RNA sequence: AGAGUUUGAUCCUAGCUCAGGAUGAACGCUAGCGGCAUGGAUAAGGCAUGCAAGUCAAGGGGUCCCGAUUUAUCGGGAAACCGGCAAAUGGGUUAGUAACACGUAGAUACAUACCCCAGAGAUGGGCAUAGCUCGGAGAAAUCCGAGGUAAUACCCAAUAGUCCCCCCUCUUUUCGCAUUUGCGCAAAAGAGGAGGGUAAAGAUUGCGCUUUCGCGCUUUCGCUUCGGGAUUGGUCUGCGGCUUAUCAGCUUGUUGGUGAGGUAAUGGCUCACCAAGGCAAUGACGGGUAGGGGGUGUGAGAGCAUGUUCCCCAACAUAGGCACUGAGACACGGGCCUAACUCCUACGGGAGGCAGCAGUCGAGAAUCUUCCACAAUGGGCGAAAGCCUGAUGGAGCGAUGCCGCGUGCGGGAUGAAGGCCUUCGGGUUGUAAACCGCUUUUCUCUGAGAUAAAGCCUUCGGGUUGACAGUACCAGAGGAAUAAGGGGAUCCUAAUUCUGUGCCAGCAGGAGCGGUAAUACAGAAUCCCCGAGCGUUAUCCGGAUUUAUUGGGCGUAAAGGGUUCGUAGAUGUUUAAAUAAGUUUCUGGUUAAAAACCAUCGGCUCAACCUUUGGAGUGCCAGAAAAACUAUUUUAAUAGAGGGCGUUAGAGGCUGGCGGAACUGACGGUGUAGGGGUGAAAUCCGUUGAUAUCGUCGGGAACACCAAAAGCGAAGGCAGCCAGCUGGAGCGACCCUGACAUUGAGGAACGAAAGCGUGGGGAGCAAAAAGGAUUAGAUACCCUUGUAGUCCACGCCCUAAACGAUGGACACUAGCUAUUGGCAGUAUCGACCCUGUCAGUGGCGAAGCUAACGCGUUAAGUGUCCCGCCUGGGAAGUACGAGCGCAAGCUUAAAACUCAAAGGAAUAGACGGGGACUCACACAAGCGGUGGAUCAUGUGGCUUAAUUCGACGAUAAGCGAGGAACCUUACCAGGGCUUGACACCCCACCGAAAGUUAUCCGAAAGGAUAACCUUCUCACAAGGACGGUGGGGCAGGUGCUGCAUGGUUGUCGUCAGCUCGUGUCUUGAGACGUACGCUUAAGUGCGAUAACGAGCGCAACCCUUGCCCUAUGUUUCAUGUGUCAUAGGGGACUGCCUCGGACAACGGGGAGGAAGGUGAGGAUGACGCCAAAUCAGCAUGGCCCUUUGAUGCCCUGGGCUGCACACGUGAUACAAUGGCUGGUACAAUGGGUUGCUUAACCGCAAGGUGAAGCCAAUCCCUCAAAGCCAGUCUUAGUUCGGAUCGAGGUCUGCAACUCGACCUCGUGAAGCCGGAAUCGCUAGUAAUCGCCAAUCAGCUAUGUGGCGAUGAAUAUGUCCCUGAGUCUUGUACUCACCGCCCGUCACGUCAAGCGAGCUGGGAGCGCCCAAAAUCCCUAUUUAUUAGGGCUUAAGGUGAAUCCAGUAAGAAGGACGAAGUCGUAACAAGGCAUCG
Repeated sequence: AGAGUUUGAUCCUAGCUCAGGAUGAACGCUAGCGGCAUGGAUAAGGCAUGCAAGUCAAGGGGUCCCGAUUUAUCGGGAAACCGGCAAAUGGGUUAGUAACACGUAGAUACAUACCCCAGAGAUGGGCAUAGCUCGGAGAAAUCCGAGGUAAUACCCAAUAGUCCCCCCUCUUUUCGCAUUUGCGCAAAAGAGGAGGGUAAAGAUUGCGCUUUCGCGCUUUCGCUUCGGGAUUGGUCUGCGGCUUAUCAGCUUGUUGGUGAGGUAAUGGCUCACCAAGGCAAUGACGGGUAGGGGGUGUGAGAGCAUGUUCCCCAACAUAGGCACUGAGACACGGGCCUAACUCCUACGGGAGGCAGCAGUCGAGAAUCUUCCACAAUGGGCGAAAGCCUGAUGGAGCGAUGCCGCGUGCGGGAUGAAGGCCUUCGGGUUGUAAACCGCUUUUCUCUGAGAUAAAGCCUUCGGGUUGACAGUACCAGAGGAAUAAGGGGAUCCUAAUUCUGUGCCAGCAGGAGCGGUAAUACAGAAUCCCCGAGCGUUAUCCGGAUUUAUUGGGCGUAAAGGGUUCGUAGAUGUUUAAAUAAGUUUCUGGUUAAAAACCAUCGGCUCAACCUUUGGAGUGCCAGAAAAACUAUUUUAAUAGAGGGCGUUAGAGGCUGGCGGAACUGACGGUGUAGGGGUGAAAUCCGUUGAUAUCGUCGGGAACACCAAAAGCGAAGGCAGCCAGCUGGAGCGACCCUGACAUUGAGGAACGAAAGCGUGGGGAGCAAAAAGGAUUAGAUACCCUUGUAGUCCACGCCCUAAACGAUGGACACUAGCUAUUGGCAGUAUCGACCCUGUCAGUGGCGAAGCUAACGCGUUAAGUGUCCCGCCUGGGAAGUACGAGCGCAAGCUUAAAACUCAAAGGAAUAGACGGGGACUCACACAAGCGGUGGAUCAUGUGGCUUAAUUCGACGAUAAGCGAGGAACCUUACCAGGGCUUGACACCCCACCGAAAGUUAUCCGAAAGGAUAACCUUCUCACAAGGACGGUGGGGCAGGUGCUGCAUGGUUGUCGUCAGCUCGUGUCUUGAGACGUACGCUUAAGUGCGAUAACGAGCGCAACCCUUGCCCUAUGUUUCAUGUGUCAUAGGGGACUGCCUCGGACAACGGGGAGGAAGGUGAGGAUGACGCCAAAUCAGCAUGGCCCUUUGAUGCCCUGGGCUGCACACGUGAUACAAUGGCUGGUACAAUGGGUUGCUUAACCGCAAGGUGAAGCCAAUCCCUCAAAGCCAGUCUUAGUUCGGAUCGAGGUCUGCAACUCGACCUCGUGAAGCCGGAAUCGCUAGUAAUCGCCAAUCAGCUAUGUGGCGAUGAAUAUGUCCCUGAGUCUUGUACUCACCGCCCGUCACGUCAAGCGAGCUGGGAGCGCCCAAAAUCCCUAUUUAUUAGGGCUUAAGGUGAAUCCAGUAAGAAGGACGAAGUCGUAACAAGGCAUCG
């Protein structure tokens, strides 16, 4: 310090998420030790048990016990009672409280026990009562009666300098009246004087006296009073710190006064009377939440969040109320009453209050021991010893936190074993281990063993006090011995591999992983981070400049109010003077307490921790100084603003009148069959006379041309002409006022259209409505009608995409140009033009700004002031509440829930029922087909044991297959084999094996038996080669995945495109280059140009062919020749002429030429698209099957040919341009030795016999056919057509049944030119005709690949269909229109609102009843009495109010897997969209 996430990519805006730190934490896994801290945050819920406040015997009387003693008595102790002091501290908790509660700074009308200082005093008397005794009641708690008794208990009296009250005099100060002195029963303070009132308590040490009781002196502690101090409190005030306006008005003791009461004291604190005030947008009142501060966490800081431990303050003590005592309380461990709860009970009554320390239950994710000690520190009492002290000091429990230590150190490579990975070579774990040496912190055992102690007692010598603790610490011995885990490894984010799983199981903070090769799940190995801890969850700050003071924005992303006027407020020109509120400087005060922070000193071995000293600690208060700025007061000015004068333009507003065109209606004339309307129609009007046309009259609304980017107005808005009334503005030169200004929360006024009310008006138009069309439907678009409304008057409504999506004012910052209004100048007779200037309205643009688009003196630039508004999307401008409205509705305005985006601008594509240009057998113009028939063939479907598999729009379907009877063959049935049909290696054994022949079984494969033969190297053997058997490694798989791949291929498309380097432009994605003009078949070229070059494509180079030449000559031919063959060369390049064109590229025409503008054809297929095709051609990763019923291998038979049907591709036809018969003519490419096969002969023929020739320019296949010549048929299901079927044959082959081809004879089906639709072709092409070849034993070939023969028609165009290219435009698409996406309905889930109601709670109000208690009154038997009154807690009741919960039902919202219906939006989205 940043990062991830919206997109195909980019920039911006904006939200979400992460990395850091922290915690009184909790949970999971793990755990050796110590120190220091810390630990009931929830139920201020309930509590068993023990303890937490007593002490004083030197205040009092009495009792009991012990010891001494002869009694008396003495000494010691215990504790009930009276009395004193304490119990109001300490300790706990945070419920309440938004307040003088707290913090800070001040103030005073007050009090203050114990303590300190000073003065004075302490005299005399008296009445009781507890304890105790007796009696009584009760279960108990407790209580009653009688008797008698003490005090430092209580009471009375005395004394009174001081103290209190009242009066008088004087002085001083202040105040009122009056003002010359002054006056005042106006107040305060001081001094003096007179009168009245108010106190007290004793105990004890020592000595002396005394019979005792006791007395005197003395010591110490007390007592009374007054003053002062110290300390601690009470009260008042300024300022400071939460949220809500969907809380806007609140208040009657309320605000003030007078008087009185009350208090320690001021005060409506209380009461009587009087007045009507007081508070509030600077937020009263109300609601919600909350103890406050020092501080703590975080942050660079400003801030934000927080208030645990420790300290200060406050409040509370089961809930509520009340007083008493006291110096102090309305009192945690005191009292009374009410209520709830718990307990005891003899049922009559009683008792209790852990938010003290432990502990228990409950609730909860969750928080400790019913410990030790008063040794230390501190507190209460006491003269003291001392007693008490769950304050405190300690220990225990909890990794809850912080800090420290350890789990060893050094050497050690064969880089051991094992694990994991592997490309099989190795790598890694890893010096890690083993092993060797060393050390002993820690641990175990043994021994020694603290500081914290000061005090207290004392015979003055001395004695005695440690909970912690046998702890810390120290010494010795032993032995590596007792001690490592957690999380993570796709990116953010440090760290990777294998296996398993297969959108399953699961992970996840965000993005996102997982659908068979997962670095993301699970396991393992390895690695990374931290380490006695590590992670997760929750919360806070940070990152977040994401509430922006520091430090943001508002044209289009969220955001300028519809407009103006104006109140409060905020801001504000120049000069001078004064003041000193703000401001600045200095000084002082405040404890800005301690702790904490920073620096520093020191103590625990270090650290954490503790400690010394200093600093800082933004504040507040007081004082002094300054006077620039702000402010205030005064003064002056004129540059802001306003007024006057003159003049100008204008659809500015209101009212009245007038006008013409059009429309429509009525009447009349002419006139006849249509009119109207549409894409086309129909509804509709018209023979009762329409439309059309002419005339007259009526009506309402709107104002053509002028007219413009023009003008006016605050905005909305304003348009015929004239008149009246009226608002504002500009310009010109002077005069006047003298800051009067700007903005403007609330407020007021205006405010299009639609809508509402009342009354008019109503021609045209036209929601609703009706009809006609369209359509699958059409509640729409189109058409015919048509009512509200539109118009007028009056009154409401108050909203708009009320837009420049741009608030107002002022100032500054280049210009050019157009236009409107004014003035001046020049010029002119005058006007125009021109120049300058002021004010408006537009366009383009410097700088600058902006995310970009764009804005740019009319700013979105640079500054100042004021107002409004924004803070992710949706829910939602909705709900609830409130205000307004007749209503419709408007204004104000959320949350739950849900998503990780929503959005702006620009970029590249793709797309459009957008545009422009161009091209192509794309259409058009033609020729011939397909679709109908029969057959062939392929495919789907069906069938089947199997009908093997693949290919599926174009780009599958006579395709893989260029040839399924067996084989092929992959499929099915059955029979067999298992190291295997095939390859390599090893081991063992056997042998020659193999082969041939024969026999048996068998469908065959195969098995069994027998015979023959005996091999090569070496040779004696062994060994080897070879074969068999057995075993082991392995083979094999047309099994899966073409979505793991290579290679190959199709398609767009032989379309003209696709890119790169450097450079330039842009924040960037990207762009330019490659746009534009002309041109081309072409990104072909030329010109121009922020581009210059280059690459892959185009073209050319290559092959064939057409013309010529040269050379050669196997074959051909009788020879020669060269039509021919082979090889090489020439020729064509817009080269020449002309016209056009930018003089270019190039185009049109022409000449010559065999050929002319690429001569024709072929090969050649850019970057890429379709996860296109192929694992079955081949190769190949991974997975799967394989000693047993194999997915391998062999064999026989069957199937791939199966047939209600559908589709594709073809063949043959339907006939006379023809069929048949006879005769006759002319090719080219090819193939041939397991071959082509001649002549001749046989057969009707298929074919057979035959054997010549040929390894082929020589021989053979091989007679080409259509054509031509002649004859016949005569329009018919035929002498067309040939399917189908029957019979007989031929050939191939182990074998033609399933399932071959061919021949002969017979049979003679459909079909008479083919619906919608659709295909090919632009010249030697289409069409027609035959020939050859591959595959192949044969053939299903009508297929495919070639060859020649005959040989057309049409197009010189681009409106349309299809496809393509370039540019441009729009886009909400990018899986890219086969896209995206909206709403209803149906189903499920969730949250919130409404809801007849129901329930609970809060805060009040009225009334009723009223405990305890203070106060008051009355009474008497004067008491601890009785009765009454005021006020009041609790309770009851009533009406309203707020909040929460719950509810039938109805309505909307969000989300959910491929549901239903449509197609609204995005392209001109097919009716532009939106408000």
Molecule: small-subunit ribosomal RNA
Organism: Candidatus Nealsoniibacteriota bacterium